Molecule: transfer RNA
Organism: Actinomycetes bacterium
RNA sequence: GCCCCUGUCGUCCAGUGGCCUAGGACGCCGCCCUUUCACGGCGGUAACGCGGGUUCGAAUCCCGUCGGGGGUAC
Numbered sequence: 001g002c003c004c005c006u007g008u009c010g011u012c013c014a015g016u017g018g019c020c021u022a023g024g025a026c027g028c029c030g031c032c033c034u035u036u037c038a039c040g041g042c043g044g045u046a047a048c049g050c051g052g053g054u055u056c057g058a059a060u061c062c063c064g065u066c067g068g069g070g071g072u073a074c
Base pairs, nucleotide, nucleotide: 001072002071003070004069005068006067007066010026011025012024013023018056027045028044029043030042031041032040049065050064051063052062053061
């Protein structure tokens, strides 16, 4: 250089055109429980890498770009 895969809450993962003002687990915060801690219960917190395009509608499809991983170069 070329080819392929990949990027979503702090972390890990789901979501493959409309049910999504994006869900789950862990974490963190608050309350309850407990003599206290832990456990448990309830509530809250926080995300679609970036820029364009397609579409009535995009996390999802297309293009570019940036980052990560892999393959390839006798």